A computed fold for a 72-nucleotide RNA from a Flavobacteriaceae bacterium, annotated as transfer RNA. It was read from a public genome assembly. Its Rfam family is "tRNA". Rfam describes the family as follows. Transfer RNA (tRNA) molecules are approximately 80 nucleotides in length. By type it is a transfer RNA.
[in-house]
């Protein structure tokens, strides 16, 4: 200096034909308990950045960044 891969809630992680995010834990809140936990029920909360095509992007293009791997 080049090539590829990979980034999704506080944490880990699934989705893919372009029709628009779901599980698990944490946390809040309410039941339950004499309390606590343990159990039930519900709320909030996400696409790595910017730009491009599209009626619409997590998902296609293009630059950036960060992390891993190779080649030099």
């Nucleotide at each position: 200096g080049g090539u590829g891969a990979u980034a999704u809630g506080a944490c880990g992680u699934a989705g893919a034909c372009g029709g628009a995010u779901g599980c698990g834990u944490a946390c809040c809140g309410c039941c339950c308990u004499c309390a606590u936990a343990a159990g039930g029920c519900g709320a909030g909360g996400a696409g790595a950045g910017u730009g491009g095509a599209u009626c619409g992007a997590u998902a296609c293009c293009a630059c950036u960044u960060a992390u891993c791997a190779c080649c030099a």